[in-house]
Context: one part of a larger RNA
């Protein structure tokens, strides 16, 4: 060189499983609730099934009779008319009993005795004048009627219970009929409708951008710079303002100039108001900034609605839907002598499609015809539909018990990259060093280097590249911890300092803590920094971190969360190649 047998696993981003972390899906399911809109149980209430006697008291209606006191007046005048009489042997007035009321004055009502007038008008006092009749108002009493309600009771619906009776052509056991009897009873219990209420239960929903997602912010339109001399141009780049507002702050016609700066002038002063000179647009303009305006687009005054109707020639903008400017005809105004102007505002924000719902008016439709309902064009009008081209009239959370489809379109680990940050060195040299920049340290400041920290990016990997430290075994670098040689020195020596060379070796035991780290402790010549997928899991371990049980602080209505804490918690695997030890063959 070829070829084997034993054995070990650093690559084959070895195998195993379309990754469970992480994000996406107008995917899914378990749960949770003061998410949405049902269900059902549950309460409550009408009415039916349902009916009888009494009590007892709320409201309307009617009949009858009373009832009404400021002061003044004979005195107790409820209101208004209307009235000149009016009652009376069918028993008036006074006087005597009793009942009711009472503001204590007094008014009504019953009885008997007596037996013939009494009462109004007038007079008088008052705001108003009485008998008498008629309506009527406060309050109340008696009778009748219709009615909603409550109690109590009955029994014949209707419940229930019975060891009760009974045995139909034969039988009869029965939790049967069917009588009978006992206890509730118009309740209860059945349907029926309404009105509330349990996540008990079912179906959903729970946005999107985003230098990974969350969390914060944002989402329409407007101005300005970025924006690169036409127009346009992105970003979770920068700075701001919007969701009006004016009946004058429109429209004409006319008239006027604002603001600083000095000088002067009673209080009076940096500033009020008056005058001079200058500047010359720096003031204003409703509101944000930018273009704009001076006999105005800014400040005033008159008169008025053009903040109109019916149109529209050509244009800006440009996916569409929207959006902007418009000369001009024609109707009928306004201000003005008229010419010309006028179709909202100095201009650019101030907004919102469709469907529906509603209001108006109308020469159109009008289911055989004629109406109507209804509908069509026209004017209007209801949306933090702001997630602002608007899914629906209606909606929040959690999942560590979770799935499924996919992603290196997307984070966590390694790797890349950049090198802010880091670490190492260099320039200059203020100033320290008794004096003297550089024995020696050096600030402000400048120029690299490395790829170990901490981060930015998101470029291979998500049909899978096993993560923290220890153990076990490598190798590599020196920017050099000890051990060799040298230079300078503010080296007397000793032991130091600072720098050149050089990687050949070597570079500890212990305790605490999962720990690297870092602290202690006993030694040592000395106990270096790093790389190596933070070397090393198809080598071990599994203490921690990172599943499922479980407690605690917090937070949460709650399910449940916690780069808080804490007890526990399955680590396969027979080596095909290459590689590497060891030992044959030819």
């Nucleotide at each position: 060189c070829c070829u084997g047998c034993a054995c070990c696993u650093a690559g084959a981003c070895a195998u195993a499983a379309a990754g469970a972390a992480c994000c996406u899906a107008u995917g899914a399911a378990g749960c949770u609730u003061c998410a949405u809109a049902g269900u059902u149980c549950c309460c409550u209430g009408g009415g039916a099934u349902u009916g009888g006697c009494u009590u007892u008291g709320g409201g309307c209606c009617u009949u009858u009779c009373c009832u009404g006191c400021g002061u003044a007046u004979c005195a107790u005048a409820g209101g208004u008319g209307g009235a000149a009489g009016g009652c009376g042997a069918a028993g008036a007035a006074u006087g005597c009993u009793u009942c009711c009321u009472u503001u204590c004055g007094g008014g009504g009502g019953g009885g008997g005795c007596c037996a013939a007038u009494c009462c109004a008008u007038c007079a008088g006092u008052g705001a108003g004048a009485u008998a008498c009749c008629a309506c009527u108002c406060u309050g109340g009493a008696a009778g009748g009627g219709c009615u909603a309600g409550a109690a109590u009771u009955c029994u014949a619906a209707c419940c229930u219970u019975g060891u009760g009776u009974c045995a139909g052509g034969a039988c009869c056991u029965a939790c049967g009929a069917a009588c009978c009897a006992a206890g509730g009873g118009a309740c209860a219990g059945u349907g029926u409708c309404a009105g509330g209420u349990a996540g008990a239960u079912a179906g959903u929903u729970u946005u999107u951008a985003u230098g990974g997602g969350g969390c914060u912010u944002a989402g329409u339109a407007c101005u300005u710079a970025c924006a690169a001399a036409a127009u346009g141009u992105a970003a979770c780049g920068g700075a701001g303002g919007u969701g009006u507002g004016c009946a004058a702050a429109g429209g004409u016609u006319u008239c006027c100039u604002c603001g600083g700066g000095c000088c002067a002038g009673a209080c009076g002063g940096a500033g009020a108001u008056u005058g001079g000179c200058u500047c010359u647009c720096g003031u204003g303009u409703g509101c944000a900034a930018a273009g704009g305006c001076a006999a105005a687009a800014g400040g005033g005054a008159g008169c008025u609605u053009g903040a109109c109707u019916a149109c529209u020639a050509g244009a800006c903008c440009g996916a569409c839907c929207u959006g902007u400017c418009g000369a001009g005809c024609a109707g009928g105004g306004c201000a003005a002598a008229a010419a010309g102007u006028u179709g909202g505002c100095c201009u650019u924000a101030g907004u919102a499609a469709u469907c529906u719902a509603a209001c108006g008016g109308u020469g159109c439709c009008g289911a055989g015809u004629g109406g109507a309902a209804g509908g069509g064009a026209c004017a209007u009008c209801g949306c933090u539909c702001c997630a602002u081209g608007g899914a629906u009239a209606a909606a929040a959370g959690u999942u560590a018990c979770u799935c499924u489809a996919g992603g290196g379109a997307u984070a966590a680990c390694a790797g890349g990259u950049u090198g802010a940050u880091c670490u190492u060195c260099c320039c200059u040299a203020a100033g320290a060093g008794c004096u003297u920049a550089u024995a020696u340290c050096g600030a402000c400041g400048g120029a690299a280097a490395g790829g170990u920290u901490u981060u930015g990016c998101a470029c291979c990997u998500c049909g899978a590249u096993g993560u923290c430290g220890g153990c076990u075994c490598u190798u590599c670098g020196c920017c050099a911890c000890c051990u060799g040689g040298g230079g300078c020195u503010g080296u007397a020596g000793u032991a130091u300092g600072u720098u050149c060379u050089a990687a050949g070796g070597g570079u500890u035991g212990g305790g605490u803590u999962g720990u690297u780290c870092u602290c202690c402790u006993a030694u040592u010549a000395a106990a270096g920094c790093g790389g190596u997928a933070c070397a090393u899991c198809a080598g071990c371990u599994u203490g921690g971190u990172u599943c499922a049980g479980a407690a605690u602080g917090u937070c949460g209505u709650g399910a449940g969360a916690u780069a808080g804490u804490u007890c526990g918690g399955u680590c396969c695997a027979u080596a095909u190649c290459c590689g590497g030890u060891g030992u044959g063959g030819a």
The prediction has a mean pLDDT of 82. The part of an RNA shown here (large-subunit ribosomal RNA, domain V) has 586 nucleotides and comes from Capsicum baccatum. Rfam family: Bacterial large subunit ribosomal RNA. Gene Ontology terms of the family: ribosome and structural constituent of ribosome. NCBI's taxonomy places the organism under Eukaryota, Streptophyta, eudicotyledons, Pentapetalae, Capsicum.